[in-house]
Molecule: small-subunit ribosomal RNA
Organism: uncultured bacterium
RNA sequence: GAGUUUGAUCAUGGCUCAGGACGAACGCUGGCGGCGUGCCUAAUACAUGCAAGUCGAGCGGGGAUUAUGCUUGAUCGCUUCGGUGAGACGGCAUAUAUCCUAGCGGCGGACGGGUGAGUAACGCGUGGGUAAUCUACCUCGUAGUUCGGGAUAACAGGCCGAAAGGCUUGCUAAUACCGGAUGAGUUCAUGCUUAUGCAUAUAGGCAUGAAGAAAGGGCUAGCCCGCUAUGAGAUGAGCCCGCGUCCCAUUAGCUUGUUGGUGGGGUAAUGGCCUACCAAGGCAACGAUGGGUAGCCGGCCUGAGAGGGUGUACGGCCACACUGGGACUGAGACACGGCCCAGACUCCUACGGGGGGCAGCAGUAGGGAAUUUUCGGCAAUGGGCGAAAGCCUGACCGAGCGACGCCGCGUGAGGGACGAAGGCCUUCGGGUUGUAAACCUCUGUCUGGGGGGAUGAGAACGGACGGUACCCCCGGAGGAAGCCCCGGCUAACUACGUGCCAGCAGCCGCGGUAAUACGUAGGGGGCUAGCGUUGUCCGGAAUUACUGGGUGUAAAGGGCGUGUAGGCGGGGGUGCAAGUUACCGGUAAAAACCCAGGGCUCAACUCUGGGCUUGCCGGUAAAACUGCAUCUCUUGAGUGUAGGAGAGGGAAGUGGAAUUCCCGGAGUAGCGGUGAAAUGCGUAGAUACCGGGAGGAACACCAGUGGCGAAGGCGGCUUCCUGGCCUACAACUGACGCUGAGGCGCGAAAGCUAGGGUAGCGAACGGGAUUAGAUACCCCGGUAGUCCUGGCCGUAAACGAUGGACACUAGGUGUAGGUGGUUUCAAAACCAUCUGUGCCGCAGCUAACGCAUUAAGUGUCCCGCCUGGGGGGUACGGUCGCAAGGCUGAAACUCAAAGGAAUUGACGGGGGCCCGCACAAGCGGUGGAGCAUGUGGUUUAAUUCGAUGCAACGCGAAGAACCUUACCAGGGCUUGACAUCUUGCGAAUCCUGUGGAAACACGGGAGUGCCCUCUUUAUAGAGGGAACGCAAAGACAGGUGGUGCAUGGUUGUCGUCAGCUCGUGUCGUGAGAUGUUGGGUUAAGUCCCGCAACGAGCGCAACCCUCAUCCUUAGUUGCCAGCGGUUUGGCCGGGCACUCUAAGGAGACUGCCAGUGACAAACUGGAGGAAGGUGAGGAUGACGUCAAGUCAUCAUGCCCCUUAUGAUCUGGGCCACACACGUGCUACAAUGGCCGGUACAGAGCGCAGCGAACCCGCGAGGGGGAGCGAAUCGCAAAAAACCGGUCUCAGUUCGGAUCGGAGGCUGCAACCCGCCUCCGUGAAGGAGGAAUCGCUAGUAAUCUCGGGUCAGCAUACCGAGGUGAAUACGUUCCCGGGCCUUGCACACACCGCCCGUCACACCAUGAAAGUCUGUUACACCCGAAGCCGGUGUCGCAACCCGGAAGGGAGCAAGCCGUCUAAGGUGGAGCAGGUAAUUAGGGUGAAGUCGUAACAAGGUAGCCG
Repeated sequence: GAGUUUGAUCAUGGCUCAGGACGAACGCUGGCGGCGUGCCUAAUACAUGCAAGUCGAGCGGGGAUUAUGCUUGAUCGCUUCGGUGAGACGGCAUAUAUCCUAGCGGCGGACGGGUGAGUAACGCGUGGGUAAUCUACCUCGUAGUUCGGGAUAACAGGCCGAAAGGCUUGCUAAUACCGGAUGAGUUCAUGCUUAUGCAUAUAGGCAUGAAGAAAGGGCUAGCCCGCUAUGAGAUGAGCCCGCGUCCCAUUAGCUUGUUGGUGGGGUAAUGGCCUACCAAGGCAACGAUGGGUAGCCGGCCUGAGAGGGUGUACGGCCACACUGGGACUGAGACACGGCCCAGACUCCUACGGGGGGCAGCAGUAGGGAAUUUUCGGCAAUGGGCGAAAGCCUGACCGAGCGACGCCGCGUGAGGGACGAAGGCCUUCGGGUUGUAAACCUCUGUCUGGGGGGAUGAGAACGGACGGUACCCCCGGAGGAAGCCCCGGCUAACUACGUGCCAGCAGCCGCGGUAAUACGUAGGGGGCUAGCGUUGUCCGGAAUUACUGGGUGUAAAGGGCGUGUAGGCGGGGGUGCAAGUUACCGGUAAAAACCCAGGGCUCAACUCUGGGCUUGCCGGUAAAACUGCAUCUCUUGAGUGUAGGAGAGGGAAGUGGAAUUCCCGGAGUAGCGGUGAAAUGCGUAGAUACCGGGAGGAACACCAGUGGCGAAGGCGGCUUCCUGGCCUACAACUGACGCUGAGGCGCGAAAGCUAGGGUAGCGAACGGGAUUAGAUACCCCGGUAGUCCUGGCCGUAAACGAUGGACACUAGGUGUAGGUGGUUUCAAAACCAUCUGUGCCGCAGCUAACGCAUUAAGUGUCCCGCCUGGGGGGUACGGUCGCAAGGCUGAAACUCAAAGGAAUUGACGGGGGCCCGCACAAGCGGUGGAGCAUGUGGUUUAAUUCGAUGCAACGCGAAGAACCUUACCAGGGCUUGACAUCUUGCGAAUCCUGUGGAAACACGGGAGUGCCCUCUUUAUAGAGGGAACGCAAAGACAGGUGGUGCAUGGUUGUCGUCAGCUCGUGUCGUGAGAUGUUGGGUUAAGUCCCGCAACGAGCGCAACCCUCAUCCUUAGUUGCCAGCGGUUUGGCCGGGCACUCUAAGGAGACUGCCAGUGACAAACUGGAGGAAGGUGAGGAUGACGUCAAGUCAUCAUGCCCCUUAUGAUCUGGGCCACACACGUGCUACAAUGGCCGGUACAGAGCGCAGCGAACCCGCGAGGGGGAGCGAAUCGCAAAAAACCGGUCUCAGUUCGGAUCGGAGGCUGCAACCCGCCUCCGUGAAGGAGGAAUCGCUAGUAAUCUCGGGUCAGCAUACCGAGGUGAAUACGUUCCCGGGCCUUGCACACACCGCCCGUCACACCAUGAAAGUCUGUUACACCCGAAGCCGGUGUCGCAACCCGGAAGGGAGCAAGCCGUCUAAGGUGGAGCAGGUAAUUAGGGUGAAGUCGUAACAAGGUAGCCG
């Protein structure tokens, strides 16, 4: 910075993402090199090898070789054979030679290397101290290195043992051990003395005394290496101190060697380090003690920084070395590759007893998500020993393995369009992959082959790495690319598959048939030898806020006070210098980091120099501020004096009204209560009325956003006691102040305890109602309680949801108390001021609402509190309480929100205004009957489909016998009933046979037309073509199959309701508001006025049509006033005046008058007028709502069927029928029925038509065919009405259903299933329950007529005229709507939202008889090794005495004691695991019961 709470907005707030990092791991993939890095887990167990030795120039011995000598003498030479010489293998001696080394001895094994278990500590870091210390080897200096002595390993003999090893006897050496001497210096004691400091003191000087050293070796003979004592240095180490160093207070008290002192011991050294005695201290809220966790740091990661996290590699320190304890040796250890003991484990064993310790390097097993070779070399660096050569060195240097990380390089470069092929998409045109490939021309990094070949070693020897790096030559594009992502955040889109499935997902969220979100493909984006995922840390997160947050309503002010510690604190002077500031010095290791430069070809890496290291320490200086000390001041604070107001508190007393009860009187049938009732009371006398009395509680009026109090709270009156406040004065004190963690006190109501009291009211409870229920709301009763006294409790929405104090910052207005002034006779009023309490309002603040001198403004100080929602103010623990319960107060788990303010809507059993046949007032209906028709349901092979509250139901359907027809059964067809294309044949077409229910199948016959070309005399023939038919094949046709929730179009509805918006401006952070609200008015957002709005658009109105009046034009088929004729019919002549027809105009506009109103708009009344305030009716339907209806009118995307979901035929069905509903028709009768007679319309329709006259039939109808494509002819009679007659209140002369019979018409065909006629039959029905519909005038009602559909069929629908009412007080109520306002937890918008129990599943948690484990300290028992102490028989070389024997000194085994590890027993604490059962909690799709909350939520809600 972004995403995510909302319809939208702002703010709060959490969650999530983009970045960086890693000792990583996992998945897919993997060419090369360099530099790094690699058991984070089991401090688990370890096979094997190696990791610490070295010195023979310390010593004795042994061995080998060599030399010399001796000896033996195989063999050989010479020989005079007597001998002589040479001489191998051996043996002995010597060492004058060289080498090796088991032992003694010296030095080193305390370093180097590993690990992080323990440790919260002077462990570490940093800075100091050591006047409290040590320091081998090393350096410098001083002085020495003398005389003696006795042993003992090795070795040899004997013995024991399986081994490990041991015992004994004897011999021997030293740089091993011991005694004496000397002793500059050293140490100690004593005395004298100097200097200094920091308390003990330290550093010296002089004198005396005492103690106390040594070792030799090599050699070139001159040195070298050692040794002793001592001084100094260097290095290293010990100890002490200041400061810093995690979490938990649900750990608050801890401590007996504890704190201090004295004496002693111990140590290199201080010290309770240890011991005896004495004192009673010491630590702790600035967090002791306890618990948990953890090695610490330089650094590393992140971050702008401050911080946060971390401590792998490298470096410093610490700790540890199987676990626990212990000491020895030593300069140094309580000792990784030493010792002793105990324990666990493991190995060997002859069972007696022994051995072992990889947290060294490799390696093994195990654990684990996971971490390497049993490599090479001492060449370099470093270490040990040695005089040195040298030896040793798994330290180290290298190599190996792992993409584990960082860095570098490559996988080719240039050209190459007709834009190949293939893939994918497509609107079928094309697009894209894509210059990508092919192809052409090149290059040679890496790689492969060949050749050369290092630095690393600065004089010599010496190279593991390594034939490596590097260089040269050659070959050849050849051997080298993947991973993740593509809905938003976030860069990158299409197709197919799937169909809330499979799956994805970091958050929001995708998937229920058109998924850019799943899977695959094509394409694209990102990174690249890697890419993703997971985990962890920082960041973003100002989301713990020091930098840098908040607290009225979002989480958050303690219920209120008092006051302790602490924090903070008025004016002036002086001093100090702790804080502060400046400068200087020390330190802050190196590495790391930053900058500059250098070296590896670059980089990573590395070298050099500089910076940095913000800290700590020391010194010097300053003195403003803070602090400290001291002097002083009065304004803060307090005191005093004089006044003042008050439901402030406590106690005692007292008063009247009212309720109830009791008594008396009087009086009679009811009272009471409610929405209505009932329970209840009352004839045993109630209620109502009067009088008297009792008792308890509360105090009407006054009374007031008035007063008082810290809050809770306080209300009749009087008295007493008592706290605080205000004002005036300015006398006194002299900063005495503010806040306040803990503490202490107060603290409504309810509740508890003991004792009283009890009139009224009144939880619980009882009864009556209400209700589906009613454990409620309402009513009648009524106990605790409410009241008093004493004691508890300690909580409230204890609220101004606002902690306290001080200061500052516009005003206006009210009110309470005081003071001063002015005025007045006085009062009142006015002015000023202080204090309290309200309202309005500026700046400012605030997310907004709002706050605004009583701040939520501007500042200072102090305290409390907050850090997402739920779980939960719950659990556990602690503490308080008699109890109820209070205070303190989590976690697991779960959600992607929860919440605030404001906005627009919608909604309300909220309010206001207004309208509508909305109600009311009326008239007529429906609901009851029969029938018609539609629907539901049921049935059926099928009863095709759709429409479903209003707004489906006489609707689509303006007309189902076949057809229609989509449904069902059966028969048959498959390029198809229909369209286009290809091929072949045939003209088309007509007639006809057989089978069949038909479709259809199989046949027969007739027939050669039209256009063009060629041949032909003509006729005719041949070829081609168009239309048409048949056949074949395939492209395709076809679908009333699905999806109206993919769509177009169209329609309904709110609603002909008056609304819906926009531009600019203004206001608001914004959603948005304003305009459009307001005052009037209207049918109307109609108009007027006002107004931060001004205008405009779509709607309203008007313009259009019809009707009503008139005029003009026109006059047949219409009309007939006047004239003529007449068959008396406008029939004819004639006329166009009238009616009418149909085209054009006029007319009406609140124009005029009066009144009302605001001088407006307008309204009311009137005049005139055919018509008057929209004249009547129609057409016309704003933005939008209902995923409203329709894929079956049509069109159409996608999906599906393709010998069938297509097409065809016959028959059936859509007409079924126990039922239910809607819409109608006809009625129930006398305002009527029937019969007879006689009138008067309008609008329509007619050629496959209307059909006259006339004739036949009772009639439907038939015959007939004039006339008419219609102002001419026909349908056509209008009916109600009127006149006359009859019926006389009845199931009828009402009503006509139903059924029987006989007919007519249409049609291929009336069985299922048409209409009509006649005769007969004559059902229900006597005005329709709850409920419900239409209508405000030419309307309702009633009466007929016509039309469309249609072969036929109309009670339906669409029209037409005839006759022709009643009523509207009014807007309370029902319904719908409009505007304003209010509330809201609703926004899918009240058919909304939402709560709790119960039932089921899962999850985590608490409790729980117990049980198991770990851990901590304690008590007691036992007590190894060992140090220390005591003793010390036997025993013993050095020294002393002694001639000797022997003794002494000393040593020392053993024994005893203190301490003490492990072990045992016991109880206790803490922590954890587990558990029958149990408790609540969370989550879960549609479960059950109710309706608590949100609107006045239907009883306002909420807190305790």